Two RNAs folded together computationally: RNase P RNA and transfer RNA, 458 nucleotides in total. It holds a member of the Rfam family "Bacterial RNase P class A". It is annotated as a ribozyme. Its family is annotated with dimeric ribonuclease P complex, ribonuclease P activity and tRNA processing in the Gene Ontology. Rfam describes the family as follows. Ribonuclease P (RNase P) is a ubiquitous endoribonuclease, found in archaea, bacteria and eukarya as well as chloroplasts and mitochondria.
[in-house]
């Protein structure tokens, strides 16, 4: 310098004009309450002041807090997860490591338990597809025919074998030998792989080394299933209080047990419960935002993360406010002009800035996103 | 806001335990019949199985992530 890989920052700044929302204060107007004055409350409007979206607020895919089902427990059903160790309130998330695969490498990818528990499935092609099989060629035995230089050659039939070919996504280890009519894990040695036992290292997954075994055990569990771990159901339109209004009807089951997701145990409660149709209210308050909160420094840890000290408070709404324009500066991309030591520098003018928007609150994941900046590492090339 | 469900031809729907090629009706085009139209008969075209990725030998079907639409809920 070029290419790559991983991680982070950031979501323009300042000023002006107009506008929107909650809250507070003040002025004016209207309404209500008390007999009036005045005061209080509510609504509207004007002025001032504080504050006012995100890294994903999104999708609603997981996990938790919170609330209700009276509180709980065991098994089954149902669902989720799946290498090991740790982090966490918890997780299907994160960190570190192991194993497998890819890459020259930094690094990346893996729904990563079990198919040597059982059951199932594998279309088409192919001879044969699950403890398989012989279509073509080679090799070999036996029989028949023909030829012969009588050691044999050619053809056909029948059988053997599984060496080569061919089919397929997949065809039941590899090399060398023994053996045999020819062959074949039939047997042997070595190698690969598997199981098991022992030793060493590691918390562990596992790695390395050695002994023994049978000759090899195919694929699929995002097929049924088995093993292990975890999970009760519903969701803030949950739920609670006040006010206003109204009309009930039908069905099912109920003191021999409705109800608690389903069944059972167990328990609760002590009379209603559930389902469907219909009628009414369309108001107020709470829940509601200070929290597993954020920033920073130090300590512990490889890290995720945890602890301690200090500082900060940052939307809580009526079905739903947070915007627009202008100027200056910064950033990026072209254009024109001038200078140049050809690396660039300066000036003028133009264009651009995304994805998207809280609604009970958090922790994650996934997805969308214009442009900029910073850092670690790897590969190639050049120069010193 | 919350909770469910569905996407297959222009429209309405099938699609088996995942197996060779995705079908049916209506519609459309052409031809026949008719003086002509309709009806009828025959032939034919028309598909990113919403999109992307994955496991599998193989996906419309199984798994994951998006997109669109519909329903319920004080």
């Nucleotide at each position: 310098u070029g290419g790559g890989u991983c991680g982070g920052u950031g979501a323009g700044a300042c000023g002006g004009u107009c506008g929107c929302g909650u809250c507070g204060c003040g002025g004016c107007g209207c309404g209500c309450a008390c007999c009036c004055c005045g005061u209080g409350c509510g609504c509207g409007u004007c002025g001032c002041g504080c504050c006012g979206a995100g890294g994903a607020a999104c999708g609603u895919c997981c996990g938790g807090g919170c609330u209700g089902c009276a509180c709980a427990g065991a098994g089954g059903a149902g669902g989720a997860c799946g290498g090991u160790g740790g982090g966490u309130a918890a997780c299907g998330c994160c960190c570190a490591c192991c194993c497998g695969g890819g890459g020259u490498g930094a690094c990346c990818c893996g729904c990563g338990a079990g198919c040597a528990a059982g059951u199932g499935c594998a279309a088409c092609a192919g001879a044969g597809a699950g403890c398989a099989g012989a279509c073509c060629g080679a090799c070999c035995g036996c029989c028949c025919c023909g030829g012969c230089u009588c050691g044999c050659c050619g053809g056909g039939g029948u059988g053997g074998c599984a060496c080569g070919g061919g089919u397929g996504a997949a065809a039941g280890g590899g090399u060398g030998g023994u053996g045999u009519a020819a062959g074949a894990g039939a047997c042997c040695a070595c190698c690969g792989g598997c199981g098991u036992c022992c030793g060493u290292g590691g918390c562990g997954a596992c790695a390395c080394g050695g002994g023994c075994g049978g000759c090899c055990a195919g694929g699929u569990a995002a097929a049924c299933c088995u093993c292990g771990u975890c999970c009760g159901c519903a969701g803030c339109a949950a739920g609670g209080c006040c006010g206003u209004a109204c009309a009930g009807c039908a069905g099912a089951c109920g003191a021999c047990g409705a109800c608690g997701c389903u069944c059972c145990u167990c328990g609760c409660c002590g009379a209603g419960u559930c389902u469907g149709c219909g009628g009414g209210u369309u108001g107020g308050c709470c829940g509601c935002u200070g929290g597993a909160g954020g920033g920073u420094a130090c300590u512990g840890g490889c890290a995720a993360c945890a602890g301690u000290g200090c500082c900060c408070c940052g939307a809580g709404a009526g079905a739903g406010a947070u915007g627009a324009c202008c100027g200056u500066c910064a950033c990026c991309g072209g254009g024109c002009c001038g200078c140049u030591u050809c690396g660039g520098c300066g000036g003028c003018g133009c264009g651009g800035g995304a994805c998207a928007g809280a609604a009970c609150c958090c922790g994650g994941c996934g997805u969308a996103u214009g442009a900029u900046c910073c850092g670690g590492c790897c590969c190639a090339u050049u120069c010193c | 806001g919350g909770c469910u469900g569905a996407g297959u031809a222009g429209c309405u729907c099938a699609g088996c335990u995942g197996g060779u090629u995705a079908g049916a009706g209506c519609g459309c085009a052409c031809g026949a019949c008719u003086c002509a139209u309709a009806a009828u008969c025959g032939u034919g075209a028309g598909g990113u199985c919403g999109c992307g990725g994955g496991a599998u030998c193989g996906a419309g079907c199984c798994c994951c992530g998006c997109c669109u639409c519909a329903g319920c809920u004080a």